[in-house]
Context: one part of a larger RNA
């Protein structure tokens, strides 16, 4: 000298546009963060014209009943909740980066193509009766409906079995022809324009497996390994595979470090450095991984599933002691730790995602605002004219020197900030949290706006005093014992500047 998610000192005008728990993957009071659909269903609630009746103040006002429709729902049911948000605890691995295969896979929802949507069952929450428990919640009996469920029928098509042909590859093997046989759909709703549904192919997309190279330390870790390496069968997966299991063989790795141990999420990047390279992996943008610890499935097109279920454990809370609830590494927010790091805010207007035909409805994603000089950038704290030069203060050889055009005074100007008026684009239409915000005009008035550390030499900046190895200073060399340019305090001066210096950590 640059650099920082920085911290402490001391100081402090404005704006914009960033960042903001690095330590306790510690514990978490409260509130929000994932629902949506009545155009899939059957039930309920309320509201209403027309009608019935009453009542008088003859155009209200009460009861009763309610078609058609409106609106709202708790339940079945469907799509989503496996996504968007967080964190870095594990992980030294096909985790990641990157370049390749997959003739061994899977892909709702979307797009494109072909076929097809025919007839029929049983049930089941809600509702309603009963009954148990303190709650949480269960349990019995009786009804019911659907795009919920469960058989037939059909088969362009698909899988399978079985046998022949042709073609071709990359080794297991792939594609096609034509035949025989088994097997396999389906839901409807509507405001009549649609939207759905089944099968099949083909796209896109998203996953999943496998391989080559790549990127930490440590030999004071030299042998490691029994599903361990191969193989048959059988058995799981969407799919290859010791993935598992049952027999068989004895193999496999490794000083080009296996095995073990310490540490670490890994990249695009970032900082630095002329470069090679060194460090590093906040923010952002792309992979992994985890959700109080361990373990486990189940549902699904996708999970082994932050705000879903079981099971074990730890710790909170409830309790009628039988027995239950619960998980902020979302958004704020609290204790706690720690040198240290934000509001328990508005909005869904945009952008983006879930549902729905829409209308919309939900979104602590996201757009916005607060707090903090934590960061970079810009702006301003006035400009111009004024003495051989006021006072004052420091110094003096007492003559003077310096503070200093610096200040009074004289002229001018109004940036930003104040007051006041006006007022956006962000949104083609309805629709603006930001926000009466940026901006624009007007008004006053030099007015509201300067510190901080250094002056011995590195290293830019010198002297008086005080103090006397004492009190202190200090990166290094060193200062400091009575003339200290090194202390502490004035004066002057140097070097940045709304910053200044210290402290730590890369380079």
């Nucleotide at each position: 000298g640059g650099a920082c998610g920085a911290a402490c000192g001391c100081u402090g005008g404005c704006g914009g546009c960033g960042u903001g728990c690095c330590u306790a993957a510690c514990a978490c009071a409260u509130g929000c963060a994932a629902g949506u659909c009545g155009a899939a269903c059957g039930g309920g609630a309320u509201c209403c014209a027309u009608g019935g009746g009453a009542g008088c103040u003859u155009g209200c006002u009460c009861c009763c009943g309610g078609a058609a429709g409106a609106u709202c729902u708790a339940g079945c049911g469907g799509c989503g909740a496996a996504c968007g948000g967080g964190u870095g605890a594990g992980u030294a691995a096909c985790a990641c980066g990157u370049g390749a295969g997959a003739a061994a896979c899977c892909u709702a929802c979307c797009c494109c193509g072909g076929a097809g949507u025919g007839g029929g069952g049983a049930a089941u929450a809600a509702c309603c009766c009963g009954a148990g428990g303190a709650a949480a919640c269960u349990c019995g009996g009786a009804c019911u409906a659907a795009u919920a469920c469960c058989g037939c029928a059909u088969a362009c098509c698909u899988u399978c079995c079985g046998a022949u042909g042709a073609c071709c590859g990359c080794a297991u093997g792939g594609u096609c022809c034509g035949u025989u046989g088994a097997a396999g759909a389906a839901a409807g709703a509507u405001u009549c324009a649609u939207c759905g549904c089944u099968c099949c192919g083909a796209g896109a997309u998203g996953a999943u497996c496998u391989c080559g190279c790549g990127g930490c330390c440590u030999a004071u870790c030299a042998g490691c390994u029994a599903g361990u390496u191969g193989g048959u069968g059988a058995g799981g997966u969407a799919a290859c595979g010791g993935c598992c299991u049952a027999c068989c063989a004895a193999g496999g790795c490794u000083u080009c470090g296996a095995c073990g141990g310490g540490u670490a999420g890994c990249u695009g990047g970032u900082c630095u450095g002329a470069g090679a390279g060194g460090a590093u992996g906040a923010u952002c943008a792309g992979c992994c991984a985890c959700a109080c610890u361990g373990g486990g499935a189940c549902u699904g097109a996708g999970a082994c599933a932050c705000g879903g279920c079981c099971c074990a454990g730890a710790c909170u809370c409830c309790u009628a002691c039988g027995g239950g609830a619960g998980g902020c590494a979302g958004c704020a927010g609290u204790g706690g730790g720690g040198a240290a790091u934000a509001u328990u805010g508005c909005g869904c207007a945009a952008u983006g995602g879930g549902c729905g035909a829409a209308a919309g409805c939900c979104u602590g994603a996201c757009g916005c605002a607060g707090c903090a000089a934590c960061g970079c950038c810009g702006c301003g704290u006035g400009c111009g004219g004024g003495a051989a030069g006021a006072a004052g203060g420091c110094u003096c050889u007492c003559g003077g020197g310096u503070u200093g055009u610096a200040a009074a005074c004289c002229g001018c100007u109004u940036u930003c900030a104040g007051c006041a008026g006006g007022a956006a684009c962000g949104a083609a239409a309805c629709u603006g949290a930001c926000g009466g915000u940026a901006c624009c005009u007007g008004c006053a008035g030099a007015a509201g706006a300067a510190g901080g550390u250094g002056c011995g030499g590195c290293c830019a900046a010198c002297u008086a005093c005080g103090u006397g190895c004492c009190a202190g200073c200090a990166g290094c060399c060193g200062c400091g014992g009575u003339g200290a340019c090194a202390c502490g305090u004035a004066g002057g001066g140097a070097c940045c500047a709304a910053g200044c210096g210290u402290u730590g950590u890369c380079c």